[in-house]
This is a predicted structure of a 328-nucleotide part of an RNA (large-subunit ribosomal RNA, domain IV) from an uncultured Pelagibacteraceae bacterium.
Rfam family: Bacterial large subunit ribosomal RNA. Its family is annotated with structural constituent of ribosome and ribosome in the Gene Ontology.
Model confidence (mean pLDDT): 88 of 100.

Context: one part of a larger RNA
């Protein structure tokens, strides 16, 4: 000097990105227990009290004929210690918010999460030799299942809901029409042959799916506007005009895990708050199963605050053990 521990006056988070680490809490019995809530919870909420040993009292249970033995409890009195769950072991708590409903799963070896999954919801395909998948095939899975089944895809408990656009792309449907290959029947012509014929060129007609075309379809991929004016202070614009569009963002939420300007403005909390909470709405660039908004419970989740607690700190010190170091 370092490592691992123990202890510490006064203060008690002033440390720090952040209470990281440490300290504190811890067991049993009794009392008592809020908001909120899906009425199950929240809850061991929180907040308190008692606990050793001795003597006596009262009672219960079990065994026993009984004497009595064992266990549990009740009441009263007393004893000792600094300390009685005397060691080890053994919850810190509360409030608010984001995200995800939950228990689960995950990057073996830097990520455990808000990611994945999930029950629930929707769309779509599939009538059984099913769809779909593997395989050249035979065949196999699906399934010794049969639409209350199976596959694909999206969403993700629950509650309230899920608006408008089918122009583009996709999908589905469409006995018409257009386009369209080989083919087929003809026509015209050429070559060749005595001929039957053979070969070739051009051409009308015939001719499927597809595409064009016509419809439908958003819990399919997706999309969801400008400009100008207007009310008896001002400001604003319920209202009007105009351009464009397939249609111009509804409900809800909103400086948000989304807000650039921005530490927006106001309120709260602090002596002081770029974070936090509640509002406002001027949404650079929210928005409805790419789900929207709420939500009890849950979380080694993220953020803010308070109580307790402490060597995190003011400000370091001593001790124990080990190492380093010096000497032998």
């Nucleotide at each position: 000097u370092g490592a691992u521990g123990u202890u510490g006056a006064a203060g008690g988070a002033a440390c720090u990105c952040g209470g990281c680490a440490a300290a504190a809490u811890g067991c049993c019995u009794c009392u008592g227990u809020a908001a909120c809530u899906u009425c199950g919870g929240a809850a061991g909420a929180a907040a308190g009290a008692g606990g050793a040993c001795c003597c006596a009292u009262u009672u219960u249970u079990a065994g026993g004929c009984a004497a009595c033995u064992a266990a549990a409890a009740u009441u009263g009195g007393g004893u000792g210690g600094c300390a009685c769950a005397a060691g080890c072991c053994a919850g810190g708590g509360a409030g608010a918010u984001g995200c995800g409903a939950c228990u689960g799963u995950u990057u073996a070896u830097c990520a455990a999460a808000a990611a994945c999954a999930c029950a629930g919801g929707g769309c779509u395909c599939u009538g059984c030799u099913a769809a779909c998948a593997c395989g050249u095939a035979a065949g196999u899975g699906g399934a010794u299942g049969u639409a209350u089944a199976g596959g694909g895809u999206c969403u993700g408990a629950c509650g309230c809901c899920u608006g408008c656009c089918c122009g583009g792309u996709g999908c589905u449907g469409g006995a018409a029409g257009g386009u369209u290959a080989a083919u087929g029947u003809g026509g015209u012509g050429a070559g060749u042959g005595c001929a039957a014929g053979c070969u070739c060129a051009c051409u009308c007609c015939u001719g499927a799916a597809g595409c064009c075309c016509c419809a439908g379809u958003g819990a399919a991929c997706g999309g969801c506007g400008g400009c100008c004016g207007u009310a008896a202070c001002u400001a604003u614009a319920a209202c009007g005009g105009u351009c464009c569009u397939a249609a111009g963002g509804u409900a809800g939420c909103g400086a948000a895990a989304u807000u650039c300007c921005u530490u927006g403005u106001c309120g709260g909390g602090u002596a002081a708050g770029u974070u936090c909470c509640g509002a406002c709405c001027u949404g650079c660039a929210u928005g409805a199963a790419u789900g929207g908004c709420g939500u009890a419970a849950c979380g080694a989740u993220a953020u803010c605050u308070c109580c307790g607690c402490u060597g995190u700190c003011u400000c370091c010190a001593a001790c124990a053990u080990c190492a380093a170091c010096u000497c032998a």